Transfer RNA from Candidatus Iainarchaeum sp., 71 nucleotides, folded computationally. Model confidence (mean pLDDT): 81 of 100.
RNA sequence: GCUGGCGUGGUGUAGUGGCAGCAUAAGAGCUUGUGGAGCUCUUGGGUCGGGUUCGAACCCCGGCGUCGGCC
Numbered sequence: 001g002c003u004g005g006c007g008u009g010g011u012g013u014a015g016u017g018g019c020a021g022c023a024u025a026a027g028a029g030c031u032u033g034u035g036g037a038g039c040u041c042u043u044g045g046g047u048c049g050g051g052u053u054c055g056a057a058c059c060c061c062g063g064c065g066u067c068g069g070c071c
Base pairs, nucleotide, nucleotide: 001070002069003068004067005066006065007064010024011023012022013021018054025043026042027041028040029039030038047063048062049061050060051059
């Protein structure tokens, strides 16, 4: 230099056009002699810009980051 994959709460992941879910973590409560475990509730997320579409996490283009392949 060319080329492919990936980027979603603090962390790990699902969802392949319309409602962003799960686990964990954090906070509060219940429970307990204390703690832990358990149960309930809450908080918190789409890498950036543009395009297509009535509507984009999802499709297209470009950038950035990361991992791999070729030279």